[in-house]
Context: one part of a larger RNA
RNA sequence: CCCAGGAAAAGGAACUCGGCAAAAUGAUUCCGUAACUUAGGGAUAAGGUUUGCCUCCAACUAGGAGGACCACCCGGUCCAAAAAGAAGGAGGCCGCAGCGAAUCGGCUGAAGCGACUGUUUAGCAAAAACACAGGUCUGUGCUAAGACGAAAAGUCGACGUAUACAGACUGACGCCUGCCCGAUGCCGGAAGGUUAAGGGGAAGGGUUAGCCCUAGCGGCGAAGCUCAUAACCGAAGCCCCGGUGAAUGGCGGCCGUAACUAUAACGGUCCUAAGGUAGCGAAAUUCCUUGUCGGGUAAGUUCCGACAUGCACGAAUGGCGUAACGAUGGCUACACUGUCUCAACCAGAGACUCA
Numbered sequence: 001c002c003c004a005g006g007a008a009a010a011g012g013a014a015c016u017c018g019g020c021a022a023a024a025u026g027a028u029u030c031c032g033u034a035a036c037u038u039a040g041g042g043a044u045a046a047g048g049u050u051u052g053c054c055u056c057c058a059a060c061u062a063g064g065a066g067g068a069c070c071a072c073c074c075g076g077u078c079c080a081a082a083a084a085g086a087a088g089g090a091g092g093c094c095g096c097a098g099c100g101a102a103u104c105g106g107c108u109g110a111a112g113c114g115a116c117u118g119u120u121u122a123g124c125a126a127a128a129a130c131a132c133a134g135g136u137c138u139g140u141g142c143u144a145a146g147a148c149g150a151a152a153a154g155u156c157g158a159c160g161u162a163u164a165c166a167g168a169c170u171g172a173c174g175c176c177u178g179c180c181c182g183a184u185g186c187c188g189g190a191a192g193g194u195u196a197a198g199g200g201g202a203a204g205g206g207u208u209a210g211c212c213c214u215a216g217c218g219g220c221g222a223a224g225c226u227c228a229u230a231a232c233c234g235a236a237g238c239c240c241c242g243g244u245g246a247a248u249g250g251c252g253g254c255c256g257u258a259a260c261u262a263u264a265a266c267g268g269u270c271c272u273a274a275g276g277u278a279g280c281g282a283a284a285u286u287c288c289u290u291g292u293c294g295g296g297u298a299a300g301u302u303c304c305g306a307c308a309u310g311c312a313c314g315a316a317u318g319g320c321g322u323a324a325c326g327a328u329g330g331c332u333a334c335a336c337u338g339u340c341u342c343a344a345c346c347a348g349a350g351a352c353u354c355a
Stems, first nucleotide, its partner, number of pairs: 001350001003348001005346002010341002014339001019336001027051001030048002036041001038172001052093006060085002066079005094098001106334001109331001112328001113326002118130002134170007146156003173321004178251003183248002185244005192239003198233002204227004210220003213216001252270005279313001280310001291307005
């Protein structure tokens, strides 16, 4: 020096990213216990107090020796001593110390996030992530929707039946959940436009029995076969017309104006589908920023309370609160300490030296 321990003067977090680690608390008796609250909790809140051994005491509980009475028998009713038990009271004894060792909660305050118990990255993450009860929307009438399965059989759903099942979002509880349907999606509509296969079959081309002729490498040309095919008929869809936000989503700019100044209830103008309501706000969101003010400290980029100039909060991708809960992240007081001032000591195992 390293590892695992022990005790410690004075101070007591000055250490450090951070009280990490250690210390402290601890069992039991009696007393006592705040804000807040969903009235259950909070709570072992907090904060005090007791504890060993010996002798004695009365009550209680327990116990049922023994006794009394009744009775034909079985038996029944009543009184009741000793030993015993937890707690209590009085007096005394010893030590530094009596839960004498060991086991055996540190606690308080104000805020963030998530309601809670639970779940998770087997092997660097346990959380604010997932789940959750509760809420809402949508689909589904039973051979259900949905799902597995080579487009099958079959099976799950379910031996269930809309108070059911499936899908999606939100996430206890409380108060609430604003405006926009122009875009995208979904739902409804069917007048018009567009539109496939199919139906339909006009006109036309090829071929040639035949006919005509100037007799050629000519002209016309029925039926049949064939090529190619127009109009017209023709569904959903799309266009179109409506609805729909706890569907995907979105929720403005400039200029002027009040009897100090400042500000603008007010006005003008442009654009939009509509211009962010309540609540919250330098926030797990604030760049500028250590914003400004207040609190706490001698001193505070963190923390708490405000302000509102929200670069770039905002209402089930939920908004704001909230008792209880948390090996949750940040702040704080008390207790306590070798974390530190600041190093030293004790005992053990190594390292080191020699063999």